Predicted 3D model of a 69-nucleotide RNA (c-di-GMP-I riboswitch aptamer) from a soil metagenome.
RNA sequence: AAAUAGCACACCCGUCGCGAGGCGGGGUCGCAAAGCCACGGGGCUCUCGAAGCUAGCCGGGUUACCGAA
Repeated sequence: AAAUAGCACACCCGUCGCGAGGCGGGGUCGCAAAGCCACGGGGCUCUCGAAGCUAGCCGGGUUACCGAA
């Protein structure tokens, strides 16, 4: 590369949360780790706390399918 699979942006509905946002269903913009982890940075939220969210922002850690070059 190819093949078999996988996940699910925005948005909608339901639900939890003060909130960022999370979960379930629908939906598919995209993704070779768009599996998992809040360790560092960035961004966001608040009851401003040594608090919380974001892993589909970047880095890092860790696990993993296929097998031409």
RNAcentral holds the sequence, with entries from MGnify.
It matches the Rfam family "c-di-GMP-I riboswitch aptamer". Gene Ontology term of the family: cyclic-di-GMP binding.
The coordinates come from a structure-prediction model, not an experiment, and the mean pLDDT is 88.